[in-house]
RNA sequence: GGAGCCGGCUCGGCGGUCGCUCGUCCGGUCGCAGGACCGGUCGGGAGGAAAGUCCGGGCUCCACAGGGCAGAGUGCCAGGUAACGCCUGGGAGGCGUGAGCCUACGGAAAGUGCCACAGAAAACAGACCGCCGCGGCUGCGCAUGGCGUAUCGCGGUAAGGGUGAAAAGGUGCGGUAAGAGCGCACCGCGCGGCCGGCAACGGUUCGCGGCACGGUAAACCCCACUCGGAGCAAGACCAAAUAGGGAAGCAAUGGCGCGGCCCGCGCUGCUUCCGGGUAGGUCGCUAGAGGCCGACAGUGAUGUCGGUCCCAGAUGAAUGACCGCUCUCGACAGAACCCGGCUUACCGGCCGGCUCCAUUU
Numbered sequence: 001g002g003a004g005c006c007g008g009c010u011c012g013g014c015g016g017u018c019g020c021u022c023g024u025c026c027g028g029u030c031g032c033a034g035g036a037c038c039g040g041u042c043g044g045g046a047g048g049a050a051a052g053u054c055c056g057g058g059c060u061c062c063a064c065a066g067g068g069c070a071g072a073g074u075g076c077c078a079g080g081u082a083a084c085g086c087c088u089g090g091g092a093g094g095c096g097u098g099a100g101c102c103u104a105c106g107g108a109a110a111g112u113g114c115c116a117c118a119g120a121a122a123a124c125a126g127a128c129c130g131c132c133g134c135g136g137c138u139g140c141g142c143a144u145g146g147c148g149u150a151u152c153g154c155g156g157u158a159a160g161g162g163u164g165a166a167a168a169g170g171u172g173c174g175g176u177a178a179g180a181g182c183g184c185a186c187c188g189c190g191c192g193g194c195c196g197g198c199a200a201c202g203g204u205u206c207g208c209g210g211c212a213c214g215g216u217a218a219a220c221c222c223c224a225c226u227c228g229g230a231g232c233a234a235g236a237c238c239a240a241a242u243a244g245g246g247a248a249g250c251a252a253u254g255g256c257g258c259g260g261c262c263c264g265c266g267c268u269g270c271u272u273c274c275g276g277g278u279a280g281g282u283c284g285c286u287a288g289a290g291g292c293c294g295a296c297a298g299u300g301a302u303g304u305c306g307g308u309c310c311c312a313g314a315u316g317a318a319u320g321a322c323c324g325c326u327c328u329c330g331a332c333a334g335a336a337c338c339c340g341g342c343u344u345a346c347c348g349g350c351c352g353g354c355u356c357c358a359u360u361u
Base pairs, nucleotide, nucleotide: 001357002356003355004354005353006352007351008350009349010348012326013325014324015323016322017321018320020045021044022043023042025040026039027038028037029036030035047332051343052342054341055340056339057338058337059231060230061229062228066263067262068261069260071227072226073225074224075223076090077089078088079087080086091105092103093102094101095100106222107221111220112219113216114215115214128161129160130157131156132155133154134153135152136151138150139149140148141147142146169187170186171185172184173183174182188211189209190208191207192206193205194203195202196201235283236282237281238280245274246273247272248271249270250269254268255267256266257265258264290309291308292307293306294305295304296303297302
């Protein structure tokens, strides 16, 4: 100097003039009620993703809420957390020169299914080309016996070649008629011990075994663990109005409720159709598993303690318009009960750490 990897912060700024909205306090007006409206001082007012609605919860109701089946989710180990499919650290496998990154990561010796085409054969799985042995109606050459070769038949073989994504472990030596873990050595694989580690796992470790004869579970399945439902349009209250309407069915051995089914539990009425009234207001609604700072513990996620702050609550839906200056010239994009995550979109800017390459000293 260049090229990369990981983490953190930010997401135009400043000033002015009007406008919108919420809250505290003060003052006033209106209304039959719930409650509404006006003015003033002070203070606040969209994100790091508010998006997706994919997970987990808080909260509310069913409801007093238990067991099982079915169903669903997760899937290496250990921690964190309210919890999780999230996060942290570690292990294994894979990618990268490396910093680092990725993983839908339990089980194929419980069973079933699938592996196109090609190939002889695709899992209790084989003989196309080959290699070897025996025999022969026979041909050719040499030739006393016999040998070689061509061809046919029988038997042995799976080491060599071919096909394929994948073909009965790999390399080497011995052995054989030719071969083959057939035997042996090492590697691989399986089982067991020892050592290290909480564990997953690991080992310049020891022993036994020729060895289960492929892959696939994001196929069915098996195993382990976890799981009530519905959702702020949840739910609660106030006021007003109407028709305390009509019809049909079931009836305690019944009916209804608890996502499906069974048991169990609770209630005592329930179901269907026609018709009528209201659609107003208040709460829920933002003080939290909260933010920030510091100390301590921990590799870390995070936890404990102390201090400090209050930082949107709309409801056809609030932050807009104009002017001036400045600049790194601004992308993706707007809360609707709240929080912890994940995923997706994205213009730039700043900071920290680490890796590789080239050159110089």
A computed fold for a 361-nucleotide RNA from a Salinisphaeraceae bacterium, annotated as Bacterial RNase P class A. Its mean pLDDT, the model's own confidence on a scale to 100, is 79. Lineage of the source: Bacteria > Pseudomonadati > Pseudomonadota > Gammaproteobacteria > Salinisphaeraceae. Its Rfam family is "Bacterial RNase P class A". Rfam links the family to the GO terms tRNA processing, dimeric ribonuclease P complex and ribonuclease P activity.